RNA sequence: GAAUUUAAUGUAGAAUUAUGUCGUAUAAUAUUGGGAAUAUGGCCCAAAAGUUUCUACCAAGCCGCCGUAAAGGGCUUGACUACGAGGUAAGUUUUAAAUGAA
Numbered sequence: 001g002a003a004u005u006u007a008a009u010g011u012a013g014a015a016u017u018a019u020g021u022c023g024u025a026u027a028a029u030a031u032u033g034g035g036a037a038u039a040u041g042g043c044c045c046a047a048a049a050g051u052u053u054c055u056a057c058c059a060a061g062c063c064g065c066c067g068u069a070a071a072g073g074g075c076u077u078g079a080c081u082a083c084g085a086g087g088u089a090a091g092u093u094u095u096a097a098a099u100g101a102a
Stems, first nucleotide, its partner, number of pairs: 005102002008099002011096006017089003021085005026056001029049001031047005041066002050057001058078006
């Protein structure tokens, strides 16, 4: 001086995990069948529809309506799930070159 191997250091990239934001889907919606309650009530079960879509299809509050009958109405607020795109992490794995010592 060169080659090889390796502990360590920070940098950059990728993957993954966690978390959170936004967008799309769906309007947390409407239909049918069976049963139930009755102004201290207005519910339960099932089916099928809706999504280039798996799942879900409810809760609370307010207002109004039905004079005892068989039918429920409006508004507000609050999710989950699928896919996509950013953000955050002092997390994990991995790649690259660099520094550096043996």